[in-house]
Molecule: SAM riboswitch aptamer (S box leader)
Organism: Acidimicrobiales bacterium
RNA sequence: AACUCAUCCAGAGGAUCCGAGGGGCCUGGCCCGCUGAAGAUCCGCCAACCGACCCGCCGGCAACGGCAGGCACGGUGGCCCCGCCAGGACCGAUGAGGA
Numbered sequence: 001a002a003c004u005c006a007u008c009c010a011g012a013g014g015a016u017c018c019g020a021g022g023g024g025c026c027u028g029g030c031c032c033g034c035u036g037a038a039g040a041u042c043c044g045c046c047a048a049c050c051g052a053c054c055c056g057c058c059g060g061c062a063a064c065g066g067c068a069g070g071c072a073c074g075g076u077g078g079c080c081c082c083g084c085c086a087g088g089a090c091c092g093a094u095g096a097g098g099a
Stems, first nucleotide, its partner, number of pairs: 003097006013043005021032003024090001025088005044079003048076004053070002056067004083091001
């Protein structure tokens, strides 16, 4: 890297810079935006996945395993909007694996 699995209606925003678009693609809609879109930086916050740690229950002689909860210490990730809605074809994002 191919590929595989899970998730894409849980949760969580302020400041500053910038300046016209944004909500992935098509068709039709809808919504947000100069009372500042997208992007960037700083600080703060969240707790989805993996690990560590703590607690409970279950199985087990034990080692240990399973389930549920907590925590934010480590590795990622996220913080307006169901990756807007319907139909369609895809593409993508995040995590965990991966000779």